[in-house]
C1' cells in the first nucleotide's frame, strides 16, 4: 500500500423571517419551556394491560426442537457442541426420532428395499464351439438424484467383511466433560432417501385486542322479524362438569361530543461490583412527544460532507462552477426479529506485496 | 391503528395430498362456408403461477422473508 473479516457509531450545523402540536404564567396582547427513529416501517414473534362472572378435566389445533445459560416472556439473546464454507481473519445451519407405524421416491433401470438385464464361474441337456435349463455370484457394464459401506491386499470355481490393515458406521464397557460431545479399547459388520409428507417424542400455549375497556353527556322508534323458554336457548370462540343468565341473532332508528386509560417506565446517562460473556446486583444523577383527520413544517443566507468539470501551481495544494445529500416518519407502552438506507466515521483482526 | 383474505392465460376460474411439456370456459389469431358480414365447423398460440431465499433427485403445490390489491372493525338504545 492492495484485497477483506468483524464490531460500534454519525447519518447534517448556525443564524433570519413566517407558522404548527402540547404545555406554564397572565385579564388579554403576549411570554417562557418542550416537540420523531435507528428503524417511529412490516405487524412477524413475545409480554404488560383490560375485556370475556370465575374454576377443572379432555380432545383438536397451533408453536418449537443439538447442549447449557440469560430474560417477564420469546421463533430472542449469550457461550460451547457437531457438520459445512474460506488459504485466513470469521462465517453458515429449522440441527430430536426413518428397525413405533402408514405414505411417496415420477422418468430410466433387472431392481428403489428386497431384487440377477449384461457380463463371470459351475453344470445338465441338446448339439457341436452354438442354444436351452437348473445353481452360484452384487467389489465388472449399463439406469439413477440415490443401488447392498469406501477403495487396496490376501482369497475363491467365480465372487462375497470371507479374512486382514486403514478409514467410516454400530454395540458394549471405561476416562474426560454439567451436558451436547469428545478421546482411545474390545467386537463385530443387510436394511438408501425424504419428517420445510402423515406422524412419534419432548416441552409450551384460554381467546380478543386501546376501535380493549371505564365514566360524563347529548338524541332516538321499535306491541318489527326469528330462535329457544329451565331436561331448552346464550356465555367461558370444540366437548363435558360446576357456575352465571330472559339472553342471542337479523332489521330498522339515534349520536358521531367530552374525561380517563396516555406517558414514572421490564425507562434513559454516569460509575463500581459479580460473571468468558448474554445479564444481574449496587450507588448517584435525569424526566425526554402525546396528537384524534391527525402537530414536529416552509422560505432566505452562510457553513459542512461526497462527487465532477475547469483554472492556477514543479509539487503539496490552492480558487471558481455544477450535481447529490438517503431510507423513513410517533398514535396504548415495551423487549426482540425481518425489511429499507445516499454518504461517512473509528477500533480490532486476517492475507498478499514492497521499504527499513 | 388493530384483525383477516387473496394474487395462476387479455378476462373468470380450476389444479393446491410435490412427479413428465400446468388445464377449462370466454376472448384472440388463421382456415372452410357466403357476393360480403355474422352465426356453424376445423385448426392455432398464449403463461418469469407476484417477487426472493430455502427444503427436496424434483416446487405451482411445502417453509420462511417482501410487494400489490381487497375486506371487517365506533358508541346508545
Nucleotide at each position: 500500500c492492495a484485497a477483506g473479516u468483524a464490531a460500534a457509531c454519525c447519518g447534517g450545523g448556525c443564524g433570519g423571517c413566517c407558522g404548527c402540536c402540547c404545555u406554564g404564567c397572565a385579564a388579554a396582547a403576549g411570554c417562557g419551556g418542550g416537540g420523531a427513529g435507528g428503524a417511529a416501517a412490516g405487524u412477524c414473534c413475545g409480554a404488560g394491560c383490560u375485556c370475556c362472572a370465575c374454576c377443572g378435566g379432555g380432545c383438536a389445533g397451533g408453536a418449537u426442537g443439538c447442549u447449557g445459560g440469560c430474560u417477564a416472556a420469546c421463533c430472542g439473546c449469550c457461550a460451547g457442541g457437531a457438520g459445512g464454507g474460506g488459504u485466513a481473519a470469521c462465517c453458515c445451519u429449522a440441527c430430536g426420532g426413518a428397525a413405533a407405524g402408514u405414505g411417496c421416491c415420477a422418468c430410466a433401470g433387472a431392481a428403489a428395499c428386497a431384487u440377477a438385464c449384461c457380463g463371470c464361474c459351475c453344470u445338465g441337456a441338446u448339439u457341436c464351439u452354438a442354444u436351452c435349463g437348473g445353481g452360484g455370484u452384487a467389489a465388472g457394464g449399463g439406469u439413477g438424484a440415490a443401488a447392498u459401506g469406501g477403495g487396496g491386499a490376501g482369497g475363491c470355481a467365480a465372487g462375497a467383511g470371507c479374512u486382514c490393515a486403514c478409514c467410516g458406521g454400530c454395540a458394549g464397557a471405561c476416562g474426560g466433560g454439567u451436558g451436547a460431545c469428545c478421546g482411545g479399547c474390545u467386537g463385530g459388520c443387510c436394511g438408501u432417501g425424504c419428517a420445510a409428507a402423515c406422524c412419534c417424542c419432548a416441552u409450551c400455549c384460554g381467546g380478543a385486542g386501546c376501535a380493549a375497556g371505564a365514566c360524563c353527556a347529548a338524541a332516538u322508534a321499535g306491541a318489527g322479524g326469528g330462535a329457544c323458554a329451565u331436561a331448552a336457548g346464550g356465555g367461558c370462540g370444540c366437548c363435558c362438569g360446576g357456575c352465571c343468565u330472559g339472553u342471542c341473532c337479523c332489521c330498522g332508528g339515534g349520536u358521531u361530543g367530552g374525561u380517563c386509560g396516555c406517558a414514572u417506565g421490564a425507562c434513559c446517562c454516569c460509575g463500581g461490583c459479580a460473571g468468558u460473556a448474554a445479564u444481574g446486583c449496587c450507588g448517584g444523577g435525569g424526566c425526554u412527544a402525546g396528537a384524534u383527520a391527525g402537530a414536529u413544517g416552509g422560505u432566505c443566507g452562510c457553513c459542512g460532507u461526497c462527487u465532477u468539470u475547469c483554472c492556477c501551481g514543479c509539487g503539496a495544494g490552492g480558487g471558481a462552477g455544477g450535481g447529490a445529500u438517503a431510507c423513513a416518519g410517533a398514535a396504548c407502552u415495551c423487549g426482540g426479529c425481518u425489511u429499507a438506507c445516499a454518504g461517512g466515521u473509528u477500533u480490532a483482526c486476517u492475507u498478499g506485496g514492497c521499504u527499513c | 391503528g388493530c384483525c383477516c383474505c387473496a394474487g395462476u392465460a387479455g378476462c373468470u376460474c380450476a389444479g393446491g395430498c410435490g412427479g413428465a411439456c400446468a388445464g377449462a370456459g370466454c376472448a384472440g389469431c388463421g382456415g372452410u362456408u357466403u357476393c360480403c358480414u355474422a352465426a356453424a365447423c376445423c385448426g392455432c398460440g398464449u403463461g418469469u403461477c407476484g417477487g426472493g431465499c430455502g427444503u427436496u433427485c424434483g416446487a405451482g403445490u411445502c417453509g420462511c422473508c417482501c410487494c400489490u390489491g381487497g375486506g371487517g372493525u365506533a358508541c346508545c338504545a
The prediction has a mean pLDDT of 77. This is a predicted complex of two RNAs, RNase P RNA and transfer RNA, with 433 nucleotides together.